[in-house]
């Protein structure tokens, strides 16, 4: 000088459960609570996943109910992509 890589510091987020609330549901929001997370910050572009109101089809004890299909709904704490970011060999 070049390459690789930690330990540490200030902190941050918040799973499940429970309470309240919104929603047809998946799930969201707030409170409480921590399973965990170095992007567990943001973003539905790709893959996979969840729900099925409306819609379509079928059936029946028929004006309602059941079953099947289906995302424009959900999900970023499933993975990948995109954008942003604290400290530190400095």
């Nucleotide at each position: 000088u070049c390459c690789g890589a930690a330990a540490a510091c200030c902190g941050g987020c918040a799973a499940a459960a429970c309470c309240a609330u919104c929603g047809a549901a998946a799930g969201g929001u707030g409170g409480c609570g921590a399973c965990g997370c170095a992007a567990a910050g943001c973003u539905a572009c790709g893959a996979g996943g969840c729900u099925a109101a409306a819609g379509c089809g079928c059936u029946c004890c028929a004006u309602g109910a059941g079953c099947g299909c289906c995302a424009g709904g959900c999900a970023a704490g499933u993975c990948g992509g995109g954008c942003u970011a604290c400290c530190g060999a400095a």
The prediction has a mean pLDDT of 87.
This is a predicted structure of a 90-nucleotide RNA (c-di-GMP-I riboswitch aptamer) from a Gemmatimonadota bacterium.
It matches the Rfam family "c-di-GMP-I riboswitch aptamer". Gene Ontology term of the family: cyclic-di-GMP binding. About the family: GEMM was predicted in a large-scale screen for bacterial structured RNA regulatory elements.
NCBI's taxonomy places the organism under Bacteria, Pseudomonadati, Gemmatimonadota.